[in-house]
Molecule: c-di-GMP-I riboswitch aptamer
Organism: Woeseiaceae bacterium
RNA sequence: UGAUGACAAAGGCACGGCGCCCAAAGAGGCGCUUCGCAAAACCACCGGUCUUACAGGGAACGAUAGCGGGGUUACCAUC
Repeated sequence: UGAUGACAAAGGCACGGCGCCCAAAGAGGCGCUUCGCAAAACCACCGGUCUUACAGGGAACGAUAGCGGGGUUACCAUC
């Protein structure tokens, strides 16, 4: 450096639930808990999905990276 992987060690994240905040909605944020994840780290480029304020035609200019693909980066172990 490349490949493979969670067998081991050290760690990380947080589906969902509860409380609060926020929003047009969907979602999101914080705290507790924890279903799972070897990239569940980051990026809306492509497809899919959610919402429908605006609008009267489009349905994203919003969201989803824990739906899939793709791109970039990365701990440990083995070869």